[in-house]
RNA sequence: AGAGUUUGAUCCUGGCUCAGGAUGAACGCUGGCGGCGUGCCUAACACAUGCAAGUCGAGCGAAGCAAUUAAGAGGAAGUUUUCGGAUGGAAUGUUAAUUGACUGAGCGGCGGACGGGUGAGUAACGCGUGGGUAACCUGCCUCAUACAGGGGGAUAACAGUUAGAAAUGACUGCUAAUACCGCAUAAGCACACAGAACCGCAUGGUUCGGGGUGAAAAGCCGAGACGGUAUGAGAUGGACCCGCGUCUGAUUAGCUAGUUGGAGGGGUAACGGCCCACCAAGGCAACGAUCAGUAGCCGACCUGAGAGGGUGACCGGCCACAUUGGGACUGAGACACGGCCCAGACUCCUACGGGAGGCAGCAGUGAGGAAUAUUGGUCAAUGGGCGGGAGCCUGAACCAGCCAAGCCGCGUGAGGGAAGAAGGUACAGCGUAUCGUAAACCUCUUUUGUCAGGGAACAAAGGCGGGGACUAGUCCCCGGAUGAGGGUACCUGAAGAAAAAGCAUCGGCUAACUCCGUGCCAGCAGCCGCGGUAAUACGGAGGAUGCGAGCGUUAUCCGGAUUUAUUGGGUUUAAAGGGUGCGCGGGCGGCCUGUUAAGUCAGCGGUAAAAGCCCGGGGCUCAACCCCGGCGAGCCGUUGAAACUGGCGGGCUGGAGUUGGAGAGAAGUACGCGGAAUGCGCGGUGUAGCGGUGAAAUGCUUAGAUAUCGCGCAGAACCCCGAUUGCGAAGGCAGCGUACCGGCUCCACACUGACGCUGAGGCACGAAAGCGUGGGUAUCGAACAGGAUUAGAUACCCUGGUAGUCCACGCAGUAAACGAUGAAUGCUUGCUGUCCGGGCAGAGAUAUGCCUGGGGGGCGAAGCGAAAGCGAUAAGCAUUCCACCUGGGGAGUACGCCGGCAACGGUGAAACUCAAAGGAAUUGACGGGGGCCCGCACAAGCGGAGGAACAUGUGGUUUAAUUCGAUGAUACGCGAGGAACCUUACCCGGGCUCAAACGGGAGACGGCAGGGGCAGAGACGCCCCUUUCCCUCGGGACGUCUUCCGAGGUGCUGCAUGGUUGUCGUCAGCUCGUGCCGUGAGGUGUCGGCUUAAGUGCCAUAACGAGCGCAACCCCCGCGUGCAGUUGCCAGCAGGAAAGGCUGGGGACUCUGCACGGACUGCCGGCGCAAGCCGCGAGGAAGGCGGGGAUGACGUCAAAUCAGCACGGCCCUUACGUCCGGGGCGACACACGUGUUACAAUGGGGGGUACAGCGGGAAGCCAGGCGGCGACGCCGAGCGGAACCCGAAAGCCCCUCUCAGUUCGGAUCGGAGUCUGCAACCCGAGUCCGUGAAGCUGGAUUCGCUAGUAAUCGCGCAUCAGCCAUGGCGCGGUGAAUACGUUCCCGGGCCUUGCACACACCGCCCGUCAAG
Repeated sequence: AGAGUUUGAUCCUGGCUCAGGAUGAACGCUGGCGGCGUGCCUAACACAUGCAAGUCGAGCGAAGCAAUUAAGAGGAAGUUUUCGGAUGGAAUGUUAAUUGACUGAGCGGCGGACGGGUGAGUAACGCGUGGGUAACCUGCCUCAUACAGGGGGAUAACAGUUAGAAAUGACUGCUAAUACCGCAUAAGCACACAGAACCGCAUGGUUCGGGGUGAAAAGCCGAGACGGUAUGAGAUGGACCCGCGUCUGAUUAGCUAGUUGGAGGGGUAACGGCCCACCAAGGCAACGAUCAGUAGCCGACCUGAGAGGGUGACCGGCCACAUUGGGACUGAGACACGGCCCAGACUCCUACGGGAGGCAGCAGUGAGGAAUAUUGGUCAAUGGGCGGGAGCCUGAACCAGCCAAGCCGCGUGAGGGAAGAAGGUACAGCGUAUCGUAAACCUCUUUUGUCAGGGAACAAAGGCGGGGACUAGUCCCCGGAUGAGGGUACCUGAAGAAAAAGCAUCGGCUAACUCCGUGCCAGCAGCCGCGGUAAUACGGAGGAUGCGAGCGUUAUCCGGAUUUAUUGGGUUUAAAGGGUGCGCGGGCGGCCUGUUAAGUCAGCGGUAAAAGCCCGGGGCUCAACCCCGGCGAGCCGUUGAAACUGGCGGGCUGGAGUUGGAGAGAAGUACGCGGAAUGCGCGGUGUAGCGGUGAAAUGCUUAGAUAUCGCGCAGAACCCCGAUUGCGAAGGCAGCGUACCGGCUCCACACUGACGCUGAGGCACGAAAGCGUGGGUAUCGAACAGGAUUAGAUACCCUGGUAGUCCACGCAGUAAACGAUGAAUGCUUGCUGUCCGGGCAGAGAUAUGCCUGGGGGGCGAAGCGAAAGCGAUAAGCAUUCCACCUGGGGAGUACGCCGGCAACGGUGAAACUCAAAGGAAUUGACGGGGGCCCGCACAAGCGGAGGAACAUGUGGUUUAAUUCGAUGAUACGCGAGGAACCUUACCCGGGCUCAAACGGGAGACGGCAGGGGCAGAGACGCCCCUUUCCCUCGGGACGUCUUCCGAGGUGCUGCAUGGUUGUCGUCAGCUCGUGCCGUGAGGUGUCGGCUUAAGUGCCAUAACGAGCGCAACCCCCGCGUGCAGUUGCCAGCAGGAAAGGCUGGGGACUCUGCACGGACUGCCGGCGCAAGCCGCGAGGAAGGCGGGGAUGACGUCAAAUCAGCACGGCCCUUACGUCCGGGGCGACACACGUGUUACAAUGGGGGGUACAGCGGGAAGCCAGGCGGCGACGCCGAGCGGAACCCGAAAGCCCCUCUCAGUUCGGAUCGGAGUCUGCAACCCGAGUCCGUGAAGCUGGAUUCGCUAGUAAUCGCGCAUCAGCCAUGGCGCGGUGAAUACGUUCCCGGGCCUUGCACACACCGCCCGUCAAG
């Protein structure tokens, strides 16, 4: 820092999406340790249990307990004993007193207003910030001054009685105080009153003095302390007021009755409508009141370059709240979380009469939820309450526990180690690559963990003991005591690599690729998008990449997004200029000068809490974390500066306006006038149609139309002039005249002196259509009717025709109200024409030239723009103000409100949905767009097809199978140039499984092969006979068998492919290099003019050249020459025959073969710049490409072919391979294509008689002879062929038929026979005899052909045993007609234009209906 995504591609606009950071998170997979911080975001939902606020006996009384003492009761153990007792006095209990560092209820004091929780409410002086209080309070604490005299009356506790289940009381009686109440005292204090001085922003304040009124106190005691009262001051904490800041909605526009103010009173700590009575009628609001929604605010936190945006967890400040609502009491402080009262809901207890309770304190429970922890320890430290203190209390706090929920740190080992192991995975084989120095193995280390040993800091004060200083009392020194965490941190040692790695991703964005599976299925996906049989996108695997005790996902925020633009955007066409003007508020404002100091700038001061961020330094081994210091926008105060903005004052004339003169105009309003046209009325002429259309019809017309003439009436609109013109703010304005009225321009430069610009709301104007009322109505003419058109035609066309169109008044208020361009001002090279003025020159009004002002046009510099384009009439450079835009659809829709008589207008969303929607330009394709031009494309012709029968192919149907492929043109007599078996791929049946064929390895055997037999449909099976070659003797060749590795497949995919082919199309096109133009796609070149069959050439030219195509080079035919003559030829010579180049011979001719020549617009004339074109030109066999062939550019149709061949992948392996027999490919109600033969007389039949060329021939062609009606058979010469063979037909001559289903036509069927072949049943072709079907020229429609062509006639060949060939490929014979022309149909080329198409018009796309 950007990237992906709109297109065939491009530039732009614009949205969507991603990469980053963050979190009080949650979820999935995984999980070694430690440090530091964090942890109910939801139900301010409900809560069991425990704890969270007490303390003081140095305030008080009483009680209990303990101890001591005393008194008295009691009498034990023990001692002694004469056993009678004596002595002794304990335990125990009573009373009193004292003591206690004991207990706890009560009175009393202080504290429960702090600390802790939560964010419901609150849009507020609540919070933040800065001020104010001359309008205030403040317990405990500090300082100062003064004081504490003397009395009194109660009441809890307690005792008794009593109510109640309880909670809780009631009554009577007793008692104390630092509890309560008078009295005395009063410097100062408070209050009211009159005065003086000084001061303040107002009310007013301060000080001084005068008299009047009012109010205090408490004790305890260890005698040293601790307390009490009053007043003042301080400190701390609070209260109130003000400026500024603080979310969204105007589809919330008006709100307000204590409301706003006054003076008076009440209340308060204090000001105040805070409250009350009276008076006034105000107050707030577009600078957003009121209402509605949402929300605790801030320091800060996250993000960002910043400005901003988002957030308000933890920590800190403030506020608010404590089950909900209300209320006060006490108190220094509360309207009080763990106080009181009332009311509500809920829960619990109950004896049903009544009571109790409030976790948003810490734990914990239920519920809610995606989701958030222990009913832990300690007061050791810090802090708080009480106390003189010891101390007590403290879920504040400090610690520990749980959770990867965050941040930070550490580890899971380090070095060596190639046989690059095994194994996995991948690849085209041997093999290689990769996991991978990874492992194994060797050496080393030991953090963390485990075990063992040692072992902290946090603690020093108060207090206690001792000592010291100074005056009581405080302070200082010494000593010893005190640790929850914790035997923790930390240190040392021991053993041992030992106990410790996952998660996500790998199509692009985005780092990382292969295999298998799947087959638009299953699935993925943040966006674009993947998946329909070769998926780097699904799932698995191997590998790789990223991060790492975490990794991903989801949610949310900022960023990227300059995509709300202050920094930092736009509005001609992408979204966006209001239809136009006037104008209140608002915003902005010319030149000179003085002053001021509000804005502005600067210095200083205050504040800006701490923490945090940042900078510097320091402490935990480092870091996170913690500590110390520094920095600071803003606000306030103060001092100064004076350029700019603002305020105030003075002046100016350039902006603006006024005045005088001149001028142009369809500007507006009203009234009047005019002619033409149209329609109608009346009359005349006149007769059969008129009208209308693409063509018609409806309509009008013999009752006289249309047409025409005359007269008249009506309404509306104003021809020519007229324009690229003028005027107006816009809408708009057009005959002529008059009146009224608005604006504009020029000239003069007399006057005013900034009076200006813009303009939210507002007001006014505002085309057409529309609405209301009343007129008017000639034309035109929604609706409507009829006629046409059409599949339909609620349309376009025609005939009619109502509203309307016109006028008056009123409403409406929109438009592509457009220059799709708001208004104003200034500035910025030019050229040109035009409208309205002025000046100068000229030549006097005019022409013309120059200068100057205003308007309306064209082209263009710079510049701008995405481009198109704009360009002094800006879309340029600037300033001011207004309006408007923020992806497409939904939608200018819904709802609400406002306006309207209504129609409707204005304002104007959301849900949902899409990954785009768009602008400009580019290249194509396309157009029932244009221009130019080709082609048997049409036209002009000739002959066919479509009807019939048959042949053949196809579809369909059928079938065991009717094998497969080809399907518009470009499939259909096509693959097939030969299906009876074979072919053959299909079906049925019978066999084989190293296999029917082939290669290789190993082993065995000696056979192989030939002949024969049996069974069988055959393959195959069984049997019999005969029997190799080479050799160095090992063996080898060959063959069979067994086994192994390769096989085999016409099985699939032509959409995985090669090769080949069809078609556009033998059409003239398709491109490249360099240069130039364009931001770019791309253009130019290749366009333009002329020309050509041609991008053929010439000219022109920001292009210059070049390549693939075109043409030429190649082959055949047409003329000639040279050479060469056998099997061809025969003129001359000779011989011979019935005849014949038959023979000798010849090299002339024909012909054959090879080579060459010839044609190039070369020549002439005309046209043209040239290229070239034209000419019944010359010459020539041939003339303008001489005819034909071969030759097919870049590409298109995922065109055809895996079945010709080859080939990737997939599939089958006793079968999807292979062999054999039979069947099928030949089926047949039908449909289509291609053909053959016909329908006849230009013909059929019979007889006679001519003339080719290309080719073929040995398992062949076959002369000739004989037989047969014939197919053919038998015999048989010649010929591997310029030698022999393969009969040309139409034609011509003669005869016959005479228009008929025929002497046409030959299908079909019957019979007989021939040939090929192993075999003609399915299923061959000829032959003969007989039979003699349809068919009498073919609907719509359609095909071929432009000359040796069409048409017509036969001949040959390939394949082939034969042939279903009427097919295909060739050959020659006979031999036409027509082309005006390019409007139309089809196809094509070039230029241009439009485009919302690009799978490219067989496109795209809209609506309705139906189904899902």